[in-house]
Context: one part of a larger RNA
């Protein structure tokens, strides 16, 4: 390879644009590329299969024989698929009116604590543990009350509440900016799904140059416990954490569940839009559509659970898997300042 698989056993790529290519709505002409049907030629002999002769059978030998298939040529069919021409509006988009939102960038401002200063009161302990000690304090600490400095984070509002393709996003206003929903159905007329390569984007921690540093804190120093304590507890404490600028490119990047279409019983919350009922109006109540939870039927599942937000039924496309270890490990190439990414074997052995 086939074939089965990929929530939790191996196994969905972090995510999203997108090029090749794969695969596509409803209807009409045409063309015959695919397809389906006839017809010819070929497909060498020997060999096989089949019927028969011949050696005393047999093996051996020798004679006739096709089918199926493949390939060419050629005559037809057109329902499906494709090419081609002219269309449709249902899918996709776009334009009108509306609307939710911690979506994304940038600037300005804020008031709560922690930390240090300055000054006023104040005196002898103060902080810390199981307990304690190192530490801090009479050079006046901790407590208190006035003032100032600076960082870094935004209590309550907060909510299986909302955005955002994920990564992620939460204090306020302003300014520029992205997509979603929702109605409407004016416009375009299949513009679409998928997507190997390729691109951009991508928490934390780490990197280079700069700047800043309140609080926390790898590392380190001290002090405890312990047989020891390079550890958990404690008191100090430097990279880092925070800004700009450029690199890294990885996570249990998880929903451990790729995308997209379209069909299958409900019931109950919530978010945001409309439509109807009522009503003075606003709820209440019925309903459509988009998210977001819980329960569930059929069905699937080894079972756990799934269950219209499917792990069900189905088509399309792309990624991956194929005992365990050896190993994400050597090599070799590509990227990185590195640190190390990313592709990624064997031998041995169970």
């Nucleotide at each position: 390879u086939u074939g089965g698989g990929c929530g939790u056993a191996a196994a969905g790529a972090g995510u999203u644009c997108g090029u090749a290519g794969g695969u596509g709505g409803c209807a009409u002409g045409u063309u015959a590329a695919g397809u389906c049907u006839g017809g010819u030629g070929u497909u060498a002999a020997a060999g096989c299969c089949c019927g028969a002769a011949g050696c005393u059978c047999a093996a051996c030998u020798u004679c006739g024989g096709u089918u199926c298939g493949g390939c060419a040529c050629u005559g037809g069919a057109u329902a499906c698929u494709g090419g081609c021409a002219a269309g449709c509006u249902u899918g996709a988009a776009u334009g009108c009116g509306g609307u939710a939102g911690a979506g994304g960038u940038a600037a300005a401002g804020g008031g709560a604590a922690u930390u240090c200063c300055u000054g006023g009161u104040g005196u002898a302990g103060c902080g810390g543990u199981g307990a304690a000690a190192u530490g801090c304090g009479u050079a006046g600490a901790u407590a208190u009350c006035a003032g100032g400095a600076g960082g870094a984070a935004c209590a309550u509002c907060g909510g299986u509440g909302g955005c955002g393709u994920a990564a992620g996003c939460g204090c306020u206003u302003u300014a520029c900016u992205g997509g979603g929903c929702c109605g409407u159905a004016a416009u375009u007329g299949a513009c679409a799904c998928u997507g190997a390569g390729g691109a951009a984007c991508g928490a934390a921690a780490g990197c280079c140059g700069g700047g800043g540093u309140a609080g926390c804190a790898a590392a380190u120093g001290g002090g405890a416990u312990u047989a020891g304590a390079u550890a958990c507890c404690c008191c100090a404490g430097u990279a880092g954490u925070c800004c700009c600028g450029g690199c890294c490119g990885u996570a249990a990047a998880c929903g451990a569940u790729g995308g997209a279409u379209a069909c299958u019983a409900g019931g109950u919350g919530u978010u945001g839009c409309g439509g109807g009922u009522a009503u003075c109006g606003a709820c209440c109540c019925c309903u459509g559509c988009a998210g977001u939870g819980c329960c569930g039927c059929a069905g699937c599942u080894a079972a756990c659970g799934c269950g219209u937000u499917a792990a069900g039924u189905a088509u399309c496309c792309c990624g991956c898997c194929u005992g365990g270890g050896g190993a994400g490990u050597a090599c070799g190439c590509a990227c990185g300042c590195a640190a190390g990414u990313g592709u990624g074997a064997a031998a041995c052995u169970c």
Record summary
Predicted 3D model of a 350-nucleotide part of an RNA (small-subunit ribosomal RNA, central domain) from a Candidatus Gastranaerophilales bacterium. The full RNA is in RNAcentral, with records from ENA and SILVA. The coordinates come from a structure-prediction model, not an experiment, and the mean pLDDT is 85.